Large-subunit ribosomal RNA, domain II from a Clostridia bacterium, 672 nucleotides, folded computationally. Model confidence (mean pLDDT): 86 of 100. The source organism's lineage runs through Bacteria, Bacillati, Bacillota and Clostridia. Its Rfam family is "Bacterial large subunit ribosomal RNA".
[in-house]
Context: one part of a larger RNA
């Protein structure tokens, strides 16, 4: 990993509520007795409980009582039948749908492992060093001392058994639930080790490591309590129908959990709901705006106040600067005024619909997401948090967005090889196209800003222009003069100065730019001359260019491809969904026209099937169950026939009672 059995809302009381059968101002019997045909028994038993009256704290009173001086107010009450079986939803106590803890009490076993001690045995090749002491010689006044021998001390030294575990390979479903190979430590010691013994879980032991106490230890192991509790995680077994939520608000040692309320569904009553059109109403938001609070700009006046003169009085001032005027802003916490929706109420009126409202029964849902739009936190960051309003997901499938819960279109009862369309497409992939006038050239389209730019198109306004323009040639561009100053020099062209002027001219700056040490020299403005028509500048737009570097793959059209198959305008086709329509069918509901009928959590209805019992009717050695086969019937669970196997039992109708339906639980057992 398949496969086959097994595998989770029971059951007992007591409430409630709905059904249904008996009795009924009653209703019912509990234990127990008796009696039987032994069971859905009969028949006795009225204690007891519920209801028919309450109100009061009682006393007591009573259709009333309590307060209370009160006959007043006011509270409860008087006006609706209950009860007693049995079926069904729920709720409470019990293990209470199942599996699942870690723990925690109590009671016993445990020191053959291991840890520490008592008793009493036993072990340690070999070889090394040579301490005290003794004592031969020296040596002293004696001693100290020296120094040959001798001696054999030591948690002495190498090293084997025995004990250990520092390194590295192997090993790792091992040869071993801790080892093997090779090196390594100690090895006469605070050594090893045999064997008897002691010490027990709220506790021993412990050269101490939360370390050991039988492969278990921050508190052993077995039995019990015990189905220990799990607001947690996973599971919870047949079918078709109707409806169909929430992911908030309050409190909450509460935030992944409760309870009430909001939403959801069922039964009863009962008649309004909700949209639009119309009237009446509160309001203080967008926008605006300065009349108040505040900020906050320029000017005009200049109360005041610095500064400067003055003994003072005063006097002055290119200095601050209030009030007031003019002018030009900003505000969630400003508001003279002041929208639109939105919100309350109301009477007609059409639409609309599984629309309201109240009582009871039964839930769920308290983790939401994105999307637009309006604020708030942030950084006018987040697929970012937090609130409102709508949507869509969630609980929604279907065509488009290549792919793609939340986006656009549109809400799937079933069946069609029929037709219309939505959104969003029409060269090919891949169903469906033409046509008109334009523009884009950049593969823009098919990413992106501040900035840049003779890129084209259309608009406006405007300047020179046939008395010849703008571009290009050709030729001129001078005289007084090198202006004056300065200065080595300064001559148009370093630099300063200037009523920068006069002359001669078609025209020519007391000089536009390069150039010289300065001059020279190029060259421009400015003019005539060829030439023959448009030429500068300026502002609004459309469509494009540049800015424009990235990590998995060209990879920023979905591809091929495209100059239209990009874009603007416009026309008229066509394709395109489970929308809409047509035909057939199915179930509900109808005010008979007609409509409904996606659906998670969840309410409600209806049915299928096992397996026991009860009544009836049946089957079966001429062949039951069960099993395999097959093109048969139901709307669905599922029910027939026929045939083979099989070899003894079932089976249908109505009832009634459950150990009643299996794919999931890291499920239990078995098999492969």
């Nucleotide at each position: 990993u398949c496969c086959g059995g097994c595998g989770a809302g029971u059951u007992a009381u007591u409430g409630u509520a709905u059904g249904u059968a008996g009795c009924g101002a009653g209703g019912u019997u509990a234990a127990g007795c008796a009696c039987u045909g032994a069971a859905g028994g009969u028949g006795c038993g009225g204690a007891g409980c519920c209801g028919a009256a309450g109100a009061g704290a009682a006393a007591u009173c009573g259709a009333g009582u309590g307060u209370g001086a009160a006959u007043a107010g006011c509270g409860c009450g008087u006006u609706a039948a209950g009860u007693u079986g049995c079926a069904u939803g729920u709720a409470a106590u019990a293990g209470a749908c199942c599996c699942g803890a870690a723990a925690c009490c109590g009671g016993g076993u445990g020191a053959c492992c291991u840890a520490u001690c008592c008793a009493u045995g036993a072990g340690c090749a070999g070889g090394u060093u040579g301490a005290a002491g003794u004592a031969g010689g020296g040596g002293u006044a004696a001693a100290a001392c020296c120094u040959a021998a001798u001696g054999g001390a030591g948690g002495a030294c190498c090293g084997a058994a025995c004990c250990g575990a520092c390194c590295c390979c192997c090993g790792u479903u091992g040869a071993a639930a801790a080892g093997u190979u090779g090196g390594c430590g100690g090895a006469u010691g605070a050594c090893u080790u045999g064997u008897g013994g002691a010490u027990a879980g709220c506790g021993g032991a412990g050269a101490a490591a939360u370390u050991c106490c039988a492969a278990u230890c921050g508190a052993a192991c077995c039995c019990g309590g015990a189905u220990a509790u799990a607001g947690c995680u996973g599971g919870u077994u047949c079918u078709c129908c109707c409806c169909g939520a929430a992911a908030u608000a309050g409190c909450u040692u509460u935030a992944g959990g409760g309870c009430u309320a909001g939403c959801c569904u069922c039964a009863u009553a009962u008649a309004u709901a909700u949209u639009u059109a119309c009237c009446g109403g509160a309001g203080g938001u967008a926008a605006a705006g300065c009349a108040c609070u505040g900020a906050a700009u320029a000017g005009a006046c200049g109360c005041g106040g610095g500064g400067c003169c003055g003994a003072g009085a005063g006097g002055u001032u290119a200095c601050c600067a209030a009030c007031u005027c003019u002018u030009a802003u900003c505000a969630a916490a400003c508001u003279c005024a002041g929208a639109a929706u939105g919100c309350c109420g109301g009477a007609u009126a059409a639409a609309u619909u599984g629309a309201g409202u109240a009582u009871g029964g039964g839930a769920g849902u308290c983790a939401g997401a994105c999307u637009a739009u309006g604020u708030g936190a942030g950084a006018u960051a987040a697929g970012u948090c937090u609130c409102a309003u709508a949507g869509u997901c969630a609980a929604a499938a279907g065509g488009g967005a290549a792919a793609c819960a939340g986006c656009c279109c549109a809400g799937a009862c079933c069946u069609a090889c029929a037709g219309c369309u939505a959104a969003g497409g029409u060269c090919c992939c891949a169903a469906a196209u033409a046509u008109a006038c334009g523009c884009u050239a950049a593969g823009u389209g098919g990413a992106a800003a501040a900035g840049g730019a003779u890129g084209u198109g259309a608009c406006a306004a405007u300047g020179c222009u046939a008395a010849g323009a703008c571009a290009a040639c050709c030729a001129g561009g001078a005289u007084g003069u090198u202006g004056g100053c300065u200065u080595a020099g300064a001559a148009g062209c370093a630099g300063c100065c200037a009523c920068u002027c006069a002359u001669u001219c078609a025209a020519a700056g007391a000089g536009u730019g390069c150039g010289u040490a300065a001059u020279a020299g190029c060259u421009c403005a400015c003019u005539a001359g060829u030439c023959g028509a448009g030429u500068g500048a300026u502002g609004u737009u459309g469509c494009g260019c540049c800015g424009a570097a990235g990590a998995u793959u060209u990879a920023a059209c979905g591809g091929g491809g495209c100059u239209a198959a990009g874009u603007a305008u416009a026309u008229a086709a066509c394709c395109g969904a489970a929308g809409c329509u047509u035909a057939g069918g199915a179930u509900c509901c109808u005010a008979c026209g007609g409509g409904a009928u996606g659906g998670u959590a969840g309410g409600g209805g209806a049915g299928c099937g096992u397996u026991c019992u009860g009544u009836g009717c049946g089957g079966g050695g001429u062949g039951a169950a069960g099993u395999c086969g097959u093109a048969g019937c139901g709307g669905a669970a599922g029910c027939a026939a026929c045939g083979g196997u099989g070899g003894a039992c079932u089976g249908c109708a109505c009832a009634g009672a459950a150990g009643u339906g299996a794919g999931a639980a890291u499920g239990c057992c078995g098999g492969a």